This is a predicted structure of a 90-nucleotide RNA (transfer RNA) from a Gammaproteobacteria bacterium. The sequence was found in a public genome assembly. Rfam family: tRNA. The family's RNA type in Rfam is transfer RNA.
RNA sequence: GGUGGGGUGACUGAGUGGUUGAAAGUACCGGUCUUGAAAACCGGCGAGGGUUUACCCCCUCCCAGGGUUCGAAUCCCUGCCCCACCGCCA
Repeated sequence: GGUGGGGUGACUGAGUGGUUGAAAGUACCGGUCUUGAAAACCGGCGAGGGUUUACCCCCUCCCAGGGUUCGAAUCCCUGCCCCACCGCCA
């Protein structure tokens, strides 16, 4: 340099243009159980902003930017990054 695949919450990772700010698992937090732990089970658990004592509630966010569309994590374009293979130089 070329080809292909990918970028989703702390991590792994699913995700037909409409039920999705988002499955599931792990981790973490709380609880049940236990003499106590582990295991098991139950519940919770992304970030930023606005309002609030706080909660509730509202808005935005799926690498970054732009586009298509009534509607985009999903389709298109550009850029960045990661992985695999091939090629060149050394």